[in-house]
Context: one part of a larger RNA
RNA sequence: GGAUGAACGCUGGCGGUGUGCCUUAGGCAUGCAAGUCGAACGGAAUAUGUGUCUCACACGAGGAUUUUAUUGGAAGAGUUAGGUUGUCAGCCGCUCUUAAUCGAGCCGGAGAGAUGCCGGAUAUCCAAUGACGUUCUCGCGUGAGGCGUAUAUUUAGUGGCAGACGGGUGAGUAACACGUGAGAAUCUACCUGCAAGUGGGGGAUAGCUCGCCGAAAGGCGGGGUAAUACCGCAUGUGGUCGCAAGACCAAAGUCGUAAGACGCUUACAGAGGAGCUCGCGCGCUAUCAGCUUGUUGGUGGGGUAAUGGCCUACCAAGGCUAUGACGGCUAGCCGGUGUGAGAGCACGACCGGCCACAAGGCUACUGAGACACGGAGCCUACACCUAGGGGUGGCAGCAACCGGGAAUAUUGCGCAAUGGGCGAAAGCCUGACGCAGCGACACCGCGUGUGGGAUGACGCUCUUCGGAGUGUAAACCACUGUGGCGAGGGAAUAACUCAAUGAAGGUACCUCGCUAGAAAGCACCAGCUAACUACGUGCCAGAAGCUUCGGUAAUACGUAGGGUGCAAGCGUUAUCC
Numbered sequence: 001g002g003a004u005g006a007a008c009g010c011u012g013g014c015g016g017u018g019u020g021c022c023u024u025a026g027g028c029a030u031g032c033a034a035g036u037c038g039a040a041c042g043g044a045a046u047a048u049g050u051g052u053c054u055c056a057c058a059c060g061a062g063g064a065u066u067u068u069a070u071u072g073g074a075a076g077a078g079u080u081a082g083g084u085u086g087u088c089a090g091c092c093g094c095u096c097u098u099a100a101u102c103g104a105g106c107c108g109g110a111g112a113g114a115u116g117c118c119g120g121a122u123a124u125c126c127a128a129u130g131a132c133g134u135u136c137u138c139g140c141g142u143g144a145g146g147c148g149u150a151u152a153u154u155u156a157g158u159g160g161c162a163g164a165c166g167g168g169u170g171a172g173u174a175a176c177a178c179g180u181g182a183g184a185a186u187c188u189a190c191c192u193g194c195a196a197g198u199g200g201g202g203g204a205u206a207g208c209u210c211g212c213c214g215a216a217a218g219g220c221g222g223g224g225u226a227a228u229a230c231c232g233c234a235u236g237u238g239g240u241c242g243c244a245a246g247a248c249c250a251a252a253g254u255c256g257u258a259a260g261a262c263g264c265u266u267a268c269a270g271a272g273g274a275g276c277u278c279g280c281g282c283g284c285u286a287u288c289a290g291c292u293u294g295u296u297g298g299u300g301g302g303g304u305a306a307u308g309g310c311c312u313a314c315c316a317a318g319g320c321u322a323u324g325a326c327g328g329c330u331a332g333c334c335g336g337u338g339u340g341a342g343a344g345c346a347c348g349a350c351c352g353g354c355c356a357c358a359a360g361g362c363u364a365c366u367g368a369g370a371c372a373c374g375g376a377g378c379c380u381a382c383a384c385c386u387a388g389g390g391g392u393g394g395c396a397g398c399a400a401c402c403g404g405g406a407a408u409a410u411u412g413c414g415c416a417a418u419g420g421g422c423g424a425a426a427g428c429c430u431g432a433c434g435c436a437g438c439g440a441c442a443c444c445g446c447g448u449g450u451g452g453g454a455u456g457a458c459g460c461u462c463u464u465c466g467g468a469g470u471g472u473a474a475a476c477c478a479c480u481g482u483g484g485c486g487a488g489g490g491a492a493u494a495a496c497u498c499a500a501u502g503a504a505g506g507u508a509c510c511u512c513g514c515u516a517g518a519a520a521g522c523a524c525c526a527g528c529u530a531a532c533u534a535c536g537u538g539c540c541a542g543a544a545g546c547u548u549c550g551g552u553a554a555u556a557c558g559u560a561g562g563g564u565g566c567a568a569g570c571g572u573u574a575u576c577c
Stems, first nucleotide, its partner, number of pairs: 001577004006573005013446006019439002021404001026402002030399003035161003040158002043155015059139007067131008075097005082092003106120004168357003178281006186274003191270003195266004199233001201231002208223006238249004253262003283329003290320003295317008332354004336347004359380005382393004410436001412435003418432001419430004449479004459470004483515007493504001521566005526547003532561005542549002
């Protein structure tokens, strides 16, 4: 001098692009970070339409009936039995007609008398008509409910695919972990190409329902049900085993009026991915010199997708090592980054590739792929709930919190774009990602005005007291508008045939108006090293990278004036070259 994921001190106007727990792989409240498919399946719920049944209400028609009103009628004939009475009439009884024969008593009169007759009044009966109410039947309408059916939406469960990616961290690891170059004994879901097939059956089980246990988490039993779930049979293009003969091995449907589409099965090939082996390269340490018994090799067996002491039984006694074995310490590796003329040295934050890990350990299951961060089981530590019997949890995902520390941000917006998962699609999910917020943390750019303006104000400092410096600096005059404020306009990013669709954002940008108005500090001035005087202090207070400075005239301490350097920064500290 350059550099930094920096920190600290003083100071601080704007924008763009980046970047931001290097320490405790310490602990974590809360929210979100992996789902999706109803075009695999049986159900369930809701809404709408429709068929049928039931109930309620309203209306209309018809019937029945109660009450009430009006009108009309309530009577006549007979005596072939009978009873009553002195007799007749009348009455009781009987028969007939009738829509109907129920009929009691009161007042007055005539009369021998009466229940009869005449007159009056009350009650009652019958019929017709009208009104109100009740009820029945039918029709129509409205509402509710049950059952069935169709469509749409949603969905717990079974099933499929994804969850092994994406995101985080660097603890462990000195190793075929990584880098590079070779290789043979392997696997590969989705995708692409090619060939053939997709026939016919079966038994279950979730959900559901019933019962039971438990505080919960959760679990047990009975009944019954579907499938692209599961299992036989057939076929064999093919594949596996075998010298051969021969033996063995498949499948699933859904949607659509249909055409067909999406699937399914068996093989072969490809692409991409993964596992394995080897050569070379890749820290410090000899104050670590010997290490090793599954150890080194062989045979048989097991195991794996596959080679192999990978595992096991037996046999042999090997194998590594000063070209550094073994041990100890440190460390993720690389593309790269910093510096340097280069050689080299140091580093490995952000971005990209690989590896390892997911509280500390161990284990397998499922699956094409895991020994699986937001799956399972066990142990340990820690934390939480509890009815004390028992349960639950894992931020080294994004934010946030506590702690630690010199030190490192928002519990933000959006799936509009890019990318990913699922789906036929619409679409859903996506703290990946795109954005915004905070921090001069870094780099880059811009501004804090421009021109004029005195032998030169005031103030301050110095002074040889004459003056000199600050200094065209200010004031003052003219101007400009980066920026700021206000108003108007206003994107690209949007592509997927058309249409629709923007979080950022009314942002960037453009136009107009107003405004010198908000906007300069920090370090240094003895030499190295650019920049000097005065006062104070008096080996004190202090400075200091080195030499050193300070003990009464300090250009080295402190302050002031002046100056020098850099500048929205400037210094200091730490580290690397």